[in-house]
RNA sequence: GAUUUAUAAAGAAGUGGUGAGAGAAUAGGCUCUAAGACCCACUGGCAACCUCACAAAGAUUGUGAAAGGUGCCAAAUCCUACCCCGAAAAGGAAAUAUAAAUA
Repeated sequence: GAUUUAUAAAGAAGUGGUGAGAGAAUAGGCUCUAAGACCCACUGGCAACCUCACAAAGAUUGUGAAAGGUGCCAAAUCCUACCCCGAAAAGGAAAUAUAAAUA
């Protein structure tokens, strides 16, 4: 990288380094950013997929925990694009991200 399943409007920042763009990709919008963003390191935290405990249930569910494996810590996955739709909202799809599993 591929396939399957699940989740994605909640939550969680300080210090140091660097120094100009950044928010996945294309386009449009909007936002963040020299009062230093993005990124990197350390520390801290959030969450609860794997994990553990207990209870009920019956091919799982609920409650709790956070030592370990991941993940995450501006904005709904920042919003829109395709379907639905008179329009908007809502919903769905695709794509993307993360986890677990498979060959």
SAM riboswitch aptamer (S box leader) from Pedobacter glucosidilyticus, 103 nucleotides, folded computationally. Its mean pLDDT, the model's own confidence on a scale to 100, is 83. The sequence is in RNAcentral, with records from Ribocentre.